[in-house]
RNA sequence: GGAGUGGGCCAGACGACCGCCGCGGAGCGAUCCGGGGAGGAAAGUCCGGGCUCCAUAGGGCAGGGCGCCGGCUAACGGCCGGGAGGCGUGAGCCUACGGAAAGUGCCACAGAAAAGACACCGCCUAAGCGUGCAAACGCCGGUAAGGGUGAAAAGGUGCGGUAAGAGCGCACCGCGCUUUCGGUAACGAAAGUGGCAGGGUAAACCCCGCCCGGAGCAAGACCAAAUAGGCGCACCAUGCUGUGGCCCGCAGCGUGCGCGGGUAGGUUGCUGGAGCUGCCCCGUAAGGGUCAGCCUAGAGGAAUGGUCGUCCUCGACAGAACCCGGCUUAUCGGCCCACUCCACUU
Numbered sequence: 001g002g003a004g005u006g007g008g009c010c011a012g013a014c015g016a017c018c019g020c021c022g023c024g025g026a027g028c029g030a031u032c033c034g035g036g037g038a039g040g041a042a043a044g045u046c047c048g049g050g051c052u053c054c055a056u057a058g059g060g061c062a063g064g065g066c067g068c069c070g071g072c073u074a075a076c077g078g079c080c081g082g083g084a085g086g087c088g089u090g091a092g093c094c095u096a097c098g099g100a101a102a103g104u105g106c107c108a109c110a111g112a113a114a115a116g117a118c119a120c121c122g123c124c125u126a127a128g129c130g131u132g133c134a135a136a137c138g139c140c141g142g143u144a145a146g147g148g149u150g151a152a153a154a155g156g157u158g159c160g161g162u163a164a165g166a167g168c169g170c171a172c173c174g175c176g177c178u179u180u181c182g183g184u185a186a187c188g189a190a191a192g193u194g195g196c197a198g199g200g201u202a203a204a205c206c207c208c209g210c211c212c213g214g215a216g217c218a219a220g221a222c223c224a225a226a227u228a229g230g231c232g233c234a235c236c237a238u239g240c241u242g243u244g245g246c247c248c249g250c251a252g253c254g255u256g257c258g259c260g261g262g263u264a265g266g267u268u269g270c271u272g273g274a275g276c277u278g279c280c281c282c283g284u285a286a287g288g289g290u291c292a293g294c295c296u297a298g299a300g301g302a303a304u305g306g307u308c309g310u311c312c313u314c315g316a317c318a319g320a321a322c323c324c325g326g327c328u329u330a331u332c333g334g335c336c337c338a339c340u341c342c343a344c345u346u
Base pairs, nucleotide, nucleotide: 001342002341003340004339005338006337007336008335009334010333012311013310014309015308016307017306018305020037021036023034024033025032026031039317043328044327046326047325048324049323050322051216052215053214054213063212064211065210066209067208068082069081070080071079072078083097084095085094086093087092098207099206103205104204105201106200107199120147121146122143123142124141128139129138130137131136155173156172157171158170159169160168174196175194176193177192178191179190180189181188182187220268221267222266223265230259231258232257233256234255235254239253240252241251242250243249275294276293277292278291280289281288282287312315
């Protein structure tokens, strides 16, 4: 100098004026003064939790999710650390990474055969039978080394062995099992042992282990008109209607007061919290803890805007609606830290 890897940060700046939404103070009031007002994703609503109500939600079924090991956390499908496998020269990155000797299913085309499998082309003719003087041919057979098919065909290389072959025998690699050692564990290493189990697929059904009650702030709580209806008490003309031949009685009609549910409307839930910042301590880290300081939107048709001036590298994606932890997606331009590889110079 070039090419890259990992992590973090900023999100035009300053000033003036006029507005909008909350808060505090002064004032009888009009109004005035002070102070605050979007994000790293406020987004998608994909996970997890708080909070609230419901039939208290314990067990089981169904359904869904998760799935190497250890840790963190309120919890998680998140994060941290580690293992294994894969990619990269490297820094580093990626992984739905339990079980296929519990059962069932599926495996197109090609191919002899796609599973407790197979012999198409080949190779062989030792043993047995037939023909033949013999060579040889045929039968009965052997074989899976070579060819061929396929994504995949009973492990690979070599030597021996054989009629030809074959873990048939041996060495090394691979695989299974056992023991020892290291590690909390996943797992790793070493030694021994077995010629060697047996195709793949579980993002197919399924099996195993763990987790999940449902609905959501339009949750929910409180105050509470008018009208209509409900309940209770009192009063009333000793009235009217019904029942009845008539009286009493009973039922209904009237007035007043009280109670309760509940609609409109209003209040609340609502923002001080798993909060933010800083030092220190514990921990490899995620994270945990003590102390000190700080207060940082809260609407309900829903505020955060407009104009002007100066400067610069000329400014992306995007707008809170109960709150919080994550994940994912969108994003102009720029800055910082650590590290890797290549070339050159000293």
Notes:
A computed fold for a 346-nucleotide RNA from a Pseudomonadota bacterium, annotated as Bacterial RNase P class A. It matches the Rfam family "Bacterial RNase P class A". From the family's description: Ribonuclease P (RNase P) is a ubiquitous endoribonuclease, found in archaea, bacteria and eukarya as well as chloroplasts and mitochondria. It is annotated as a ribozyme. RNAcentral holds the sequence, with entries from ENA. A source record names the gene rnpB.